[in-house]
Description
The RNA shown here (transfer RNA) has 73 nucleotides and comes from an uncultured Clostridia bacterium. Rfam family: tRNA. Rfam classes the family as a transfer RNA.
RNA sequence: GCUGGUGUGGCUCAGUCGGUAGAGCGAAUGAUUCGUAAUCAUUAGGUCGGGGGUCCGAUUCCCUCCACCAGCA
Numbered sequence: 001g002c003u004g005g006u007g008u009g010g011c012u013c014a015g016u017c018g019g020u021a022g023a024g025c026g027a028a029u030g031a032u033u034c035g036u037a038a039u040c041a042u043u044a045g046g047u048c049g050g051g052g053g054u055c056c057g058a059u060u061c062c063c064u065c066c067a068c069c070a071g072c073a
Base pairs, nucleotide, nucleotide: 001072002071003070004069005068006067007066010025011024012023013022019056027043028042029041030040031039049065050064051063052062053061
């Protein structure tokens, strides 16, 4: 330099042939316990990597940039 892939709550990941984003773990609060752990219930937490475009509407489609990974040279 070329090609392909990945980027979504603190972490690991799902999601959708475009229709107002979820799970597990973790956190907080409460219940339970002499207390801790475990268990149960509830709650909070994400401008879906940045920018632009198409569209009534974009996490999803298109362009570009950034970061990381792999291959080729």